The RNA shown here (c-di-GMP-I riboswitch aptamer) has 94 nucleotides and comes from a Gemmatimonadota bacterium.
The sequence was found by an Rfam model in a public genome assembly.
The prediction has a mean pLDDT of 79.
Lineage of the source: Bacteria > Pseudomonadati > Gemmatimonadota.
RNA sequence: CGUUCCAGAGGGCAAACCGCCGGUGACGGCGGGACGCAAAGCCAAGGGAUCUCGCGCGGUGUAGCUACCGCCUGGAGACAGCCCCGCUGCAGGG
Numbered sequence: 001c002g003u004u005c006c007a008g009a010g011g012g013c014a015a016a017c018c019g020c021c022g023g024u025g026a027c028g029g030c031g032g033g034a035c036g037c038a039a040a041g042c043c044a045a046g047g048g049a050u051c052u053c054g055c056g057c058g059g060u061g062u063a064g065c066u067a068c069c070g071c072c073u074g075g076a077g078a079c080a081g082c083c084c085c086g087c088u089g090c091a092g093g094g
Stems, first nucleotide, its partner, number of pairs: 005094002012037002017032006035081001041087002046084003050078004055074001056071005
């Protein structure tokens, strides 16, 4: 100097839930709140999973729509606190 494991200090983030706002929705922002987190920091123009839809496709229904059900081969999205990849990073005892 590098890597890995265990510990400590100071701090950091913030699930569910609640309120307000935005969105068709998944969900997001802000405030409250803490289940947890050593990357729970960044990245959704790298891959997979999951989820959503004012689209699409198929079906039911209808005079025709509305509506309802199904699918993920298509389109558009959500999610980094589902996983992998990529980028960055605090502390310093054994």